[in-house]
RNA sequence: GCCGGCUUAGCUCAGUGGUAGAGCUACGGUUUUGUAAACCGUCGGUCGCAGGUUCGAAUCCAGCAGCCGGCU
Numbered sequence: 001g002c003c004g005g006c007u008u009a010g011c012u013c014a015g016u017g018g019u020a021g022a023g024c025u026a027c028g029g030u031u032u033u034g035u036a037a038a039c040c041g042u043c044g045g046u047c048g049c050a051g052g053u054u055c056g057a058a059u060c061c062a063g064c065a066g067c068c069g070g071c072u
Base pairs, nucleotide, nucleotide: 001071002070003069004068005067006066007065010024011023012022013021018055026042027041028040029039030038048064049063051061052060
């Protein structure tokens, strides 16, 4: 230098055009002599950034940034 993949909640990941979800964590409650476990509930996200297309974009397109891999 060229090519490809990934970037979504504190963490691990779904979601392939129509109001963003799960598990774990955290917090609260039930239960227990107490803790853990179990069960119920709550909080938490400008979907990496800034643009384009579209009535509508996490999703499609081009660019940039970061990380990973391959080729030279």
A computed fold for a 72-nucleotide RNA from Lentisphaeria bacterium UBA1732, annotated as transfer RNA. The coordinates come from a structure-prediction model, not an experiment, and the mean pLDDT is 82. Taxonomically the source falls in Lentisphaeria (Bacteria, Pseudomonadati, Lentisphaerota). It matches the Rfam family "tRNA". The family's RNA type in Rfam is transfer RNA. It was read from a public genome assembly.